Bacterial RNase P class A from Saccharimonas sp. (SeqCode), 366 nucleotides, folded computationally. Its mean pLDDT, the model's own confidence on a scale to 100, is 77. It matches the Rfam family "Bacterial RNase P class A". Rfam links the family to the GO terms dimeric ribonuclease P complex, ribonuclease P activity and tRNA processing. NCBI's taxonomy places the organism under Bacteria, Bacteria candidate phyla, Saccharimonadales (SeqCode), Saccharimonadaceae (SeqCode), Saccharimonas (SeqCode).
[in-house]
RNA sequence: GUAGCCUACUAGGUAGUCGCCCUGCAGUAAUGCUGGGAGGAAAGUCCGGGCAGCACAGGAUACGACAGUCGCUAACGGCGACCGGAGGUAACUCUAGGGAAAGUGCCACAGAAACGAUACCGCCCCGCACCUUUUUGCUUAAAAUGUUGAGCAAAAAGGUGCGGGGUAAGGGUGAAAGGAGUGAGGUAAGAGCUCACAGUUGACUAUGGUGACAUAGUUGAGAGGUAAACCCUGUCGGCUGCAAGGGAUCGAUACACAUGAGUGAUCCGCUCGUAUCGGUCAUUAUCCGCUCGAUCCUAUGAGCAAUUAUAGGACUAGAUAGAUGACUACCCUCGACAGAACCCGGCUUACAGGUAAGCUACCACA
Numbered sequence: 001g002u003a004g005c006c007u008a009c010u011a012g013g014u015a016g017u018c019g020c021c022c023u024g025c026a027g028u029a030a031u032g033c034u035g036g037g038a039g040g041a042a043a044g045u046c047c048g049g050g051c052a053g054c055a056c057a058g059g060a061u062a063c064g065a066c067a068g069u070c071g072c073u074a075a076c077g078g079c080g081a082c083c084g085g086a087g088g089u090a091a092c093u094c095u096a097g098g099g100a101a102a103g104u105g106c107c108a109c110a111g112a113a114a115c116g117a118u119a120c121c122g123c124c125c126c127g128c129a130c131c132u133u134u135u136u137g138c139u140u141a142a143a144a145u146g147u148u149g150a151g152c153a154a155a156a157a158g159g160u161g162c163g164g165g166g167u168a169a170g171g172g173u174g175a176a177a178g179g180a181g182u183g184a185g186g187u188a189a190g191a192g193c194u195c196a197c198a199g200u201u202g203a204c205u206a207u208g209g210u211g212a213c214a215u216a217g218u219u220g221a222g223a224g225g226u227a228a229a230c231c232c233u234g235u236c237g238g239c240u241g242c243a244a245g246g247g248a249u250c251g252a253u254a255c256a257c258a259u260g261a262g263u264g265a266u267c268c269g270c271u272c273g274u275a276u277c278g279g280u281c282a283u284u285a286u287c288c289g290c291u292c293g294a295u296c297c298u299a300u301g302a303g304c305a306a307u308u309a310u311a312g313g314a315c316u317a318g319a320u321a322g323a324u325g326a327c328u329a330c331c332c333u334c335g336a337c338a339g340a341a342c343c344c345g346g347c348u349u350a351c352a353g354g355u356a357a358g359c360u361a362c363c364a365c366a
Base pairs, nucleotide, nucleotide: 001362002361003360004359005358007356008355009354010353012331013330014329015328016327017326018325020037021036022035024033025032026031039337043348044347046346047345048344049343050342051241052240053239054238058268059267060266061265063237064236065235066234067233068082069081070080071079072078083097084095085094086093087092098232099231103230104229105226106225107224120171121170122167123166124165125164126163127162128161129160130159131158132157133156134155135154136153137152138151139150140149141148142147181197182196183195184194185193200221201220202219203218204217205216206215207214208213245288246287247281248280249279250278251277252276253275254274255273260272261271262270263269295314296313297312298311299310300309301308302307332335
C1' cells in the first nucleotide's frame, strides 16, 4: 500500500425569537423568573426479573420452554471463557450440541430391494437344447494315386437360449443400499471370510485439565438415517399485569356460616363474611403508584472475559388526549432509522454518513 477480520463511538453545528411539559421561587390571582426536557434502538413485546393483587403461591397431574462444560448475574431461553463439530491461507466466523445398543413410527420418487433384507444387470457352478470351429473314425461320390467334396458319430474348445443354484466385490436407482478403507491371502466366483496396516467406536487403565475433553496404552465390537416424529432423561416455569393496585371509622337493614365467594389449565390445599343505605374525615375521575435506580460517570483493585469490590462525584423527561415544536440567520462533509407512557437486564429487527483502537494475509521498501 491492497484486501480482509473484529470491537467501540458518533447520529449536523452555532446564535436569536416565539411556544409547549415538569420542578423550584415570588405573587391573592393573572403572571413572571431560575433550572430541566427522547433513543441507540424510545421499536417488536420475544425472554428474564423487580413491583402490585391473590397463601411473601404449597403438593400432584397436565402443558410448555430449554439441553456440551465451567463461570457471571436479581434472573434468564441472556452473556463470557473453554470443549467437540463445520468453514476460512489467516485474523476469525457459524453451531436447536442430552438419548437412535428402551419401545413405537417414518424413510417420497426412482429402484430387485428402504431395514424381517433382497437379487434387475453382472460374475461363478451344474443340467438340457442348439450353433460354430478343430481333431479323429466310418460311409459314400469323383479320380490312376496323393487327395478332394458330402453325410454320420465321438471328443475338445467357444458361443447362444432355457432351467436350477452360489455370490453381494462391480454396475444401475436413490438423500440414504446393510453401513471399516487399502493391500494380500482365499474361492468355482465372491465376501471382514481370514490376515496386515490405517480408521471408527464401547469398556478399562495411565497422564493432563475444576470440567466438557485431550493424549497414550490394553482389550473388545461391527451397530443405516430420522427425536425441528412420538417418546425417554434432566432442569426450569402458580396466575394476572400500572386500565396492576391504594382510604379510615361508626351505625342500620338483608342474606349466609359452606352445596357460598376468592385463588386456578385440572384436582387437592389455602383464605374469607357479602351486599345495600346512612353519618364523620378525605375526595370528584382527583390524588398516590410515577421515577433515586440490580441508576449513571470517573479512578483504582480482582478476573483471560462476562462481571465485580472500593473511593469520589452526578440527579439525568415524567405527560394523562398525552410536552419535547416552529421560524430566522450563518457554516459544513447537507444529515439515516426513528418518538418515552411503571421500571430494569437481555434478545431481535431498522439505520445515511463519519471517527478510532487492535489484529490477519499478500506485496513493496529499509